Predicted 3D model of an 80-nucleotide RNA (c-di-GMP-I riboswitch aptamer).
[in-house]
RNA sequence: AGUCCGAAAAGGCAAACCGCCGGCGACGGCGGGACGCAAAGCCUCCGGCCUCGAUCCUUCGAGGUAGCGGGGCCGCCGAA
Numbered sequence: 001a002g003u004c005c006g007a008a009a010a011g012g013c014a015a016a017c018c019g020c021c022g023g024c025g026a027c028g029g030c031g032g033g034a035c036g037c038a039a040a041g042c043c044u045c046c047g048g049c050c051u052c053g054a055u056c057c058u059u060c061g062a063g064g065u066a067g068c069g070g071g072g073c074c075g076c077c078g079a080a
Stems, first nucleotide, its partner, number of pairs: 005078002012037002017032006035067001041073003045070003048065007
């Protein structure tokens, strides 16, 4: 110095719920709020789940979820 790893400290993110706004919807943005998180930073490539539409009724299309898992990219700190 690096990899695995995850003690401590600093700093960070923010579930449910509430308010306002956007969306047919899943859900998203902002503010409040903290259940949790070492990638709960970013990306739908694969699988899952969810929504809307179509359908020969079990498939197709368009979306959502990165806080469901895998994968890719990038990254703070440094005890055992």
Background:
Its mean pLDDT, the model's own confidence on a scale to 100, is 89. The model forms 100% of the base pairs in the Rfam consensus. The sequence was found by an Rfam model in a public genome assembly.